[in-house]
RNA sequence: AGAAUAGCUUUCUAGGGUUCCGCAGUGACUGCUCGCUGGUCUGGUCCGAGAGAAAGCGCACGAUAGAUACAUCGUGUACACGGAGGGAUAAAAGCCUGGGAGGA
Numbered sequence: 001a002g003a004a005u006a007g008c009u010u011u012c013u014a015g016g017g018u019u020c021c022g023c024a025g026u027g028a029c030u031g032c033u034c035g036c037u038g039g040u041c042u043g044g045u046c047c048g049a050g051a052g053a054a055a056g057c058g059c060a061c062g063a064u065a066g067a068u069a070c071a072u073c074g075u076g077u078a079c080a081c082g083g084a085g086g087g088a089u090a091a092a093a094g095c096c097u098g099g100g101a102g103g104a
Base pairs, nucleotide, nucleotide: 007057008056009055010054011053012052015047016046020044021043022041023038024037025036026035027034028033058077059076060075061074062073063072064071079099081102085097086096087095
C1' cells in the first nucleotide's frame, strides 16, 4: 500500500424499555365500559448485537460438464479489548454514531 476469504439479509438469543395488550392500583360508573397511575409488573406485541447463535445469499479457490455466459458439487469465509458524549423511536438498550475516539 492492497484485499467481500474481513460483503449482506433473515430468524432467534443475551440484553432493553413501556407505545399497544395483559396485570396491579385507583376514579367515574354499575353498560365489565371509559379515564388516570405504575416497568420498583413475570409476561405477549415491540427494539435488539462488528466483537452472540443458526440458516441463506454473496465472495475466494478447486473439481465436473461446458466454452468464455451460465450450472452443479466440494472446501474456506479468520481474528476481535473498547469508553464518555450525542441520536432515533412511545421509550430504552449490547440499536445507530461505531471494528469510530482511545488502548494493545
About this RNA
A computed fold for a 104-nucleotide RNA from Fictibacillus sp. BK138, annotated as Guanidine-I riboswitch aptamer. The prediction has a mean pLDDT of 83.